This is a predicted structure of a 71-nucleotide RNA (transfer RNA) from Candidatus Falkowbacteria bacterium RIFCSPHIGHO2_02_FULL_42_9.
NCBI's taxonomy places the organism under Bacteria, Bacteria candidate phyla, Candidatus Falkowiibacteriota.
It matches the Rfam family "tRNA". The family's RNA type in Rfam is transfer RNA.
[in-house]
RNA sequence: GGGCCUAUAGUAAAGUGGCAUUACGCGUCCAUGGCAUGGAUGAGGCGGGAGUCCGAUUCUCCCUAGGUCCA
Numbered sequence: 001g002g003g004c005c006u007a008u009a010g011u012a013a014a015g016u017g018g019c020a021u022u023a024c025g026c027g028u029c030c031a032u033g034g035c036a037u038g039g040a041u042g043a044g045g046c047g048g049g050a051g052u053c054c055g056a057u058u059c060u061c062c063c064u065a066g067g068u069c070c071a
Base pairs, nucleotide, nucleotide: 001070002069003068004067005066006065007064010024011023012022013021018054026042027041028040029039030038031037047063048062049061050060051059
């Protein structure tokens, strides 16, 4: 320098053009005399920029970061 892959809540992942989901964690409440535990409820997220589209987390391009291969 070039090819390919990955980037989604605090952590680990799913999702794939139309309301972003799950588990653990976190807050509040209930059950218990208290802890553990269980139940209910809530907050919190699509790496950055541009394009296509009625509509982009998703498609295209560029950049950033990480991984891998070639030279």